Record summary:
Predicted 3D model of a 112-nucleotide RNA (Guanidine-I riboswitch aptamer) from Acidocella sp. It was read from a public genome assembly, where an Rfam model found it. Model confidence (mean pLDDT): 80 of 100. NCBI's taxonomy places the organism under Bacteria, Pseudomonadota, Alphaproteobacteria, Acidocellaceae, Acidocella.
[in-house]
RNA backbone atom coordinates (compact mmCIF):
# COMPACT_ATOMS: atom_id res chain seq x y z
C1' N A 1 0.00 0.00 0.00
C1' N A 2 -3.78 -3.57 -1.23
C1' N A 3 -7.48 -7.23 0.37
C1' N A 4 -15.73 -8.97 1.92
C1' N A 5 -12.19 -15.85 2.41
C1' N A 6 -11.75 -10.30 7.03
C1' N A 7 -18.77 -7.55 4.73
C1' N A 8 -24.46 -7.92 6.03
C1' N A 9 -29.08 -9.54 8.24
C1' N A 10 -32.11 -12.71 11.47
C1' N A 11 -32.88 -16.00 15.80
C1' N A 12 -30.70 -17.07 20.43
C1' N A 13 -27.14 -17.25 24.59
C1' N A 14 -23.42 -15.44 28.28
C1' N A 15 -24.29 -10.96 30.33
C1' N A 16 -27.50 -6.58 31.84
C1' N A 17 -30.67 -3.61 34.44
C1' N A 18 -36.01 -2.17 36.45
C1' N A 19 -40.34 1.31 32.59
C1' N A 20 -44.50 -2.57 32.49
C1' N A 21 -46.47 -7.53 34.66
C1' N A 22 -45.47 -10.83 38.72
C1' N A 23 -42.96 -11.65 43.66
C1' N A 24 -41.44 -9.72 48.45
C1' N A 25 -41.63 -5.65 52.39
C1' N A 26 -43.96 -2.55 55.44
C1' N A 27 -48.03 1.72 55.21
C1' N A 28 -53.10 3.48 54.23
C1' N A 29 -58.22 2.35 52.88
C1' N A 30 -62.00 -1.36 53.11
C1' N A 31 -68.20 -3.41 51.51
C1' N A 32 -63.35 -7.91 55.12
C1' N A 33 -62.47 -10.71 49.67
C1' N A 34 -58.21 -14.75 45.97
C1' N A 35 -60.40 -6.60 47.56
C1' N A 36 -58.45 -1.38 46.47
C1' N A 37 -54.52 2.66 46.70
C1' N A 38 -49.88 4.86 46.58
C1' N A 39 -44.61 3.75 48.20
C1' N A 40 -40.13 0.79 48.71
C1' N A 41 -37.18 -3.53 47.06
C1' N A 42 -33.57 -6.43 41.58
C1' N A 43 -35.84 -10.40 43.34
C1' N A 44 -32.37 -17.38 40.24
C1' N A 45 -39.55 -14.95 37.36
C1' N A 46 -42.19 -12.83 32.47
C1' N A 47 -41.77 -8.58 29.03
C1' N A 48 -37.32 -5.69 27.70
C1' N A 49 -31.71 -4.56 26.12
C1' N A 50 -27.91 -7.80 24.42
C1' N A 51 -22.03 -9.47 22.00
C1' N A 52 -16.03 -7.67 16.49
C1' N A 53 -13.09 -10.90 19.76
C1' N A 54 -20.22 -16.31 21.94
C1' N A 55 -23.65 -20.11 19.32
C1' N A 56 -26.90 -21.24 15.20
C1' N A 57 -29.21 -19.93 10.51
C1' N A 58 -29.77 -17.19 5.80
C1' N A 59 -27.79 -14.00 2.12
C1' N A 60 -23.18 -12.13 0.40
C1' N A 61 -17.97 -12.81 -1.03
C1' N A 62 -13.90 -16.06 -2.77
C1' N A 63 -11.95 -20.73 -5.16
C1' N A 64 -12.80 -25.02 -8.23
C1' N A 65 -15.82 -28.03 -11.43
C1' N A 66 -19.96 -28.47 -14.63
C1' N A 67 -23.86 -26.29 -17.46
C1' N A 68 -26.25 -21.96 -20.03
C1' N A 69 -25.41 -17.91 -23.16
C1' N A 70 -22.15 -16.72 -27.34
C1' N A 71 -19.79 -17.92 -34.42
C1' N A 72 -15.97 -19.34 -31.06
C1' N A 73 -12.41 -19.00 -26.63
C1' N A 74 -9.80 -20.36 -20.15
C1' N A 75 -12.95 -12.96 -20.75
C1' N A 76 -17.69 -10.59 -18.81
C1' N A 77 -22.66 -12.31 -17.48
C1' N A 78 -26.41 -16.23 -15.56
C1' N A 79 -27.27 -21.00 -13.01
C1' N A 80 -25.94 -25.53 -10.20
C1' N A 81 -22.67 -28.43 -7.08
C1' N A 82 -18.58 -28.80 -3.71
C1' N A 83 -15.22 -26.32 -0.62
C1' N A 84 -13.38 -21.81 2.07
C1' N A 85 -14.95 -17.50 5.05
C1' N A 86 -8.90 -16.73 9.16
C1' N A 87 -6.85 -14.06 13.68
C1' N A 88 -8.45 -11.36 17.80
C1' N A 89 -5.21 -8.52 24.42
C1' N A 90 -7.89 -3.88 25.49
C1' N A 91 -9.17 0.64 29.19
C1' N A 92 -10.66 5.47 31.46
C1' N A 93 -14.48 8.37 29.80
C1' N A 94 -18.92 9.46 27.18
C1' N A 95 -24.04 8.10 24.87
C1' N A 96 -29.21 5.87 24.35
C1' N A 97 -33.75 3.92 26.25
C1' N A 98 -37.07 3.35 32.48
C1' N A 99 -32.19 1.71 33.48
C1' N A 100 -27.83 -1.03 32.95
C1' N A 101 -24.55 -4.03 30.29
C1' N A 102 -19.98 -8.13 26.86
C1' N A 103 -25.15 -2.57 23.65
C1' N A 104 -23.19 2.19 20.79
C1' N A 105 -18.61 5.56 20.30
C1' N A 106 -15.26 0.66 19.31
C1' N A 107 -11.54 -4.53 15.79
C1' N A 108 -11.52 3.29 18.56
C1' N A 109 -7.12 5.18 22.36
C1' N A 110 -3.39 2.10 24.04
C1' N A 111 -0.67 -2.68 24.21
C1' N A 112 1.40 -6.90 21.54
RNA sequence: ACCAUAGGCCGCUAGGGUUCCGGCCGGGGUUCGUCCCAGGUGCUGGUCCGAGAGCGGCGGUCAUACGGGGAGACAUCCGUAUGAUGCACGGCGGGACAAAAGCCCGGGAGAG